Predicted 3D model of a 347-nucleotide part of an RNA (small-subunit ribosomal RNA, central domain) from Marinomonas pollencensis. Rfam family: Bacterial small subunit ribosomal RNA. RNAcentral holds the full RNA, with entries from ENA and SILVA.
[in-house]
Context: one part of a larger RNA
RNA sequence: CUGGGCGUAAAGCGCGCGUAGGUGGUUUGUUAAGUCGGAUGUGAAAUCCCAGGGCUCAACCUUGGAAUGGCACCCGAUACUGGCAGGCUAGAGUACGGUAGAGGGGUGUGGAAUUUCCUGUGUAGCGGUGAAAUGCGUAGAUAUAGGAAGGAACAUCAGUGGCGAAGGCGACACCCUGGACUGAUACUGACACUGAGGUGCGAAAGCGUGGGGAGCAAACAGGAUUAAAUACCCUGGUAGUCCACGCCGUAAACGAUGUCUACUAGCCGUUGGGUUGUAAUGACUUAGUGGCGCAGUUAACGCGAUAAGUAGACCGCCUGGGGAGUACGGCCGCAAGGUUAAAACUC
Numbered sequence: 001c002u003g004g005g006c007g008u009a010a011a012g013c014g015c016g017c018g019u020a021g022g023u024g025g026u027u028u029g030u031u032a033a034g035u036c037g038g039a040u041g042u043g044a045a046a047u048c049c050c051a052g053g054g055c056u057c058a059a060c061c062u063u064g065g066a067a068u069g070g071c072a073c074c075c076g077a078u079a080c081u082g083g084c085a086g087g088c089u090a091g092a093g094u095a096c097g098g099u100a101g102a103g104g105g106g107u108g109u110g111g112a113a114u115u116u117c118c119u120g121u122g123u124a125g126c127g128g129u130g131a132a133a134u135g136c137g138u139a140g141a142u143a144u145a146g147g148a149a150g151g152a153a154c155a156u157c158a159g160u161g162g163c164g165a166a167g168g169c170g171a172c173a174c175c176c177u178g179g180a181c182u183g184a185u186a187c188u189g190a191c192a193c194u195g196a197g198g199u200g201c202g203a204a205a206g207c208g209u210g211g212g213g214a215g216c217a218a219a220c221a222g223g224a225u226u227a228a229a230u231a232c233c234c235u236g237g238u239a240g241u242c243c244a245c246g247c248c249g250u251a252a253a254c255g256a257u258g259u260c261u262a263c264u265a266g267c268c269g270u271u272g273g274g275u276u277g278u279a280a281u282g283a284c285u286u287a288g289u290g291g292c293g294c295a296g297u298u299a300a301c302g303c304g305a306u307a308a309g310u311a312g313a314c315c316g317c318c319u320g321g322g323g324a325g326u327a328c329g330g331c332c333g334c335a336a337g338g339u340u341a342a343a344a345c346u347c
Stems, first nucleotide, its partner, number of pairs: 004318003007301002012315001014201004021194003025088007033081002035077004040072003049065006091191001092188004096183004103177007110154001115149007125136002162169002206247006215241002220236004258314006266292011296303002320347003329340004
C1' cells in the first nucleotide's frame, strides 16, 4: 500500500461558512469521451509456459506455438456514466399567513441581598471552629431602625422545559437583528450533498491599554492542626472576577458518537405547530426533546427511527507501550504559549 477500523480498547477536526475536488433526482433527443464487440499494426531476441527434437538421461541446447500490463488506428454497439440541447417537479429554494423561544447586539429601568458610610436606640461582647486562636469591639462593635453610596448577580417562575452550528444563553421594557417550526396556494426548475486548502466564531484562565472594584478570591500574611503542614479548617487579603477596545485559540470544547440522505416492530412521557370532532384526560399528523423495547447489531457494556441497525455520498482520523504531543525546523503570538511534528534509545 492493500485490508481493517474510529461511543468506552489507538482513532470524529471544538463548531460553522465555503473554494478546488469528489458525488448527484426524473425524462426525451443527440454525441460516442468512459464502457463493450470485432479487425489491422505494434508489443525485438533471449527468458518464463506448452508441445516436439538433439547430446545414453538430466542440467543444457534447439524448433514451433502460446503468452506479452498494453499502445495506436479503423469499423460497429448505445444499457449505464459523462458531454451537449430541451422538458419535468418528488430534492433544494422563493413569495404569502401564522406560532414558540434564556438565539444575538444596543439603550434604559427595577427589587431582594452583601459591603461601606451617616444618624438614632442600646451595652459587652461579637465572630469563628471539631475545639480554639488570629481578627473586630467601651475611641461603643455585634444586634436593631431610618437614610445614603457603589458594584456584581438576577431568588420564586424553572421543567431529562426552550433557543442556538458549537462555545453558550435566564429580572423587566424598548430599539435593531439571525434562525427554526407550521399552513395553504403560487413561483424558480436540480439551483443539491460533502468539503482538502481558506475563512469566521469559539468556555475558563491568561496578556495589552484605559476604566471599575460590592462580594468572592490564586499569590501573600497571620491563627490553628500536625512529627512536619510550603495543605485541608479559620481571620485577613492583592491580581483576577466586571466594562470598553485589541490579543490569545485552548478544555473531559463530551453524546468521549463528523455532516447529509433513504429505509427498518411497537409502547409510555414532554415542548411547539397543524387536522379532525362524542370538544374527552380522545384520535391522526409533523418538527423537537426524554424513558423503555422488537428485529438487527456489539468483544461485552450497551445502541436500538435522536442507531452504535441496513445502505449510499463526501471529509477527518488510527496503526503496540514509553520516549512525546516532546526536540528541531516552519507558521502564528506582545508574552504565556499554540499549531504542524519526528528520531535515537528502550520494553